[in-house]
RNA sequence: GCGGGCGUAGCUCAACGGUGGAGCAUUCGACUGAUAAUCGAAAGGUCGAAGGUUCGAUUCCUUCCGCCCGCA
Numbered sequence: 001g002c003g004g005g006c007g008u009a010g011c012u013c014a015a016c017g018g019u020g021g022a023g024c025a026u027u028c029g030a031c032u033g034a035u036a037a038u039c040g041a042a043a044g045g046u047c048g049a050a051g052g053u054u055c056g057a058u059u060c061c062u063u064c065c066g067c068c069c070g071c072a
Stems, first nucleotide, its partner, number of pairs: 001071007010024004018055001026042005048064005
């Protein structure tokens, strides 16, 4: 330099046009003599950035930025 993949909650990952979810972690509650485990609930996201298409974009297209893989 060329090609490809991935950027989503504190962490690991879903969802792939129509109000963004799970597990773990955190907080609160239940249980217990107490702790752990278990059970219930809550909070937590300008979906990497900027444009475009669309009635509507996390999702499709373009250009950047970051990380990874391959080729040279």